[in-house]
């Protein structure tokens, strides 16, 4: 330099050929316990990497940029 993939909650990841974004763990509160842990119930948490475009409507489609991973080449 070329090609491909990935980027979504603090972490690990879902998200069905476009229609109001979810789970588990973590955190916080409660029940239980002499207390801690565990268990159970609940709550909080997101400009969906970023900038544009298409659309009535974009995490999803198109283009640019950035970061990371893999392959090829020198």
């Nucleotide at each position: 330099g070329c090609c491909a993939g990935u980027g979504u909650a603090g972490c690990u990841c879902a998200g069905u050929u476009g229609g109001u974004a979810g789970a588990g763990c973590a955190a916080c509160g409660g029940u239980u316990u002499u207390g801690u842990a565990a268990a159970c119930c609940g709550u909080c948490g997101g400009u969906c990497a970023u900038c544009g475009g298409u659309u009535c409507a974009a995490a999803u489609c198109c283009g640019g940029u950035c970061a990371c991973u893999g392959g090829c080449u020198c």
Source information
The RNA shown here (transfer RNA) has 74 nucleotides and comes from a Balneolaceae bacterium. It matches the Rfam family "tRNA". Gene Ontology term of the family: triplet codon-amino acid adaptor activity. By type it is a transfer RNA. The sequence is in RNAcentral, with records from ENA. Model confidence (mean pLDDT): 81 of 100.